[in-house]
A computed fold for an 86-nucleotide RNA from a Bacillota bacterium, annotated as c-di-GMP-I riboswitch aptamer.

RNA sequence: UAAAUAUUUCGGCAAACCGGGGAAACCUUGGGACGCAAAGCUAAAGGGGCUAAGCACAGCAAUGUGUAUGCCAGCCAGUUGCAAGA
Numbered sequence: 001u002a003a004a005u006a007u008u009u010c011g012g013c014a015a016a017c018c019g020g021g022g023a024a025a026c027c028u029u030g031g032g033a034c035g036c037a038a039a040g041c042u043a044a045a046g047g048g049g050c051u052a053a054g055c056a057c058a059g060c061a062a063u064g065u066g067u068a069u070g071c072c073a074g075c076c077a078g079u080u081g082c083a084a085g086a
Base pairs, nucleotide, nucleotide: 012036013035017031018030019029020028021027022026034074040079041078042077046076047075048072049071050070054067055066056065057064058063
């Protein structure tokens, strides 16, 4: 791109990667499309994990160690919901 079949479901979210911003984790934003029937929501009121700005300690210093009320639910979990069939 074309054809065929089906016909309520003709939609949703968005990994990696790239660009901008944020200390980092990671988030956000634009692109992107790995996947997901809950990849919706819930983060000191379940578990688990990541980072360490600030602070504390060590060090002449470079730096190192520790620490979460910072972050992850697309790790498990809790909870709410859509469609079809029986």